[in-house]
RNA sequence: UUUCGGGACGGCGGUGGAGUCCGCCUUCAACCGUCACGCCAGUUCGCGUGGCCAAUGACUCCUGCGUGGAG
Numbered sequence: 001u002u003u004c005g006g007g008a009c010g011g012c013g014g015u016g017g018a019g020u021c022c023g024c025c026u027u028c029a030a031c032c033g034u035c036a037c038g039c040c041a042g043u044u045c046g047c048g049u050g051g052c053c054a055a056u057g058a059c060u061c062c063u064g065c066g067u068g069g070a071g
Stems, first nucleotide, its partner, number of pairs: 010025004016062006033052007
């Protein structure tokens, strides 16, 4: 100096905050939803347009939004 393994801190799991648990990543990382059509492009990728679900990775609470009912 490089490589590998382990640990710590930290980060991530498609829209906000928190707790608990689970999973992933170790910075050229994890992660950055899905469908249809069109364009580029031999597939993939990328770009544009339109549609759809969802504030959870899972559970719970709070906040925001939407729908219905009652006072």
A computed fold for a 71-nucleotide RNA from an Acidobacteriota bacterium, annotated as Fluoride riboswitch aptamer (crcB RNA motif).
The organism belongs to Acidobacteriota, within Bacteria.
Its mean pLDDT, the model's own confidence on a scale to 100, is 76.
The model forms 100% of the base pairs in the Rfam consensus.